[in-house]
RNA sequence: GAUAAGGGCAAACCCGGUGAAAGUCGGUGACGCAAAGCUAUGGAUCUAAAACCAUCUGAUCUGGUCAAGAUCGCCAGGCUGCCGAA
Numbered sequence: 001g002a003u004a005a006g007g008g009c010a011a012a013c014c015c016g017g018u019g020a021a022a023g024u025c026g027g028u029g030a031c032g033c034a035a036a037g038c039u040a041u042g043g044a045u046c047u048a049a050a051a052c053c054a055u056c057u058g059a060u061c062u063g064g065u066c067a068a069g070a071u072c073g074c075c076a077g078g079c080u081g082c083c084g085a086a
Stems, first nucleotide, its partner, number of pairs: 001083001008033002014027005031073001037079003041076003044071003051065004
C1' cells in the first nucleotide's frame, strides 16, 4: 500500500467430538481480514466447576465472592513474516 500477480486465514448458521460453563477442536460454509501469523504482559469482556462465605436442611438445594478457565476476529504491548507498481 496498487482495481497488480501468486497465495493465505475463515465470522454466523448447521453437523460431530470435548468441557461444569465460557469456550475449543474437526467438517461444512464465507461475514469479513494486510498481520484475522504467534504471544494472555497491561486493560477489557465472558464463564464460575473447585474453593470460600451466607442461608436452610435429615440430606440435597439456593444466593454471593473469586480465575488457577476462556477470548489475540475487543484495545494496546512484545516477537516474527509473503508480494510489491508509481
This is a predicted structure of an 86-nucleotide RNA (c-di-GMP-I riboswitch aptamer) from a soil metagenome. Model confidence (mean pLDDT): 85 of 100.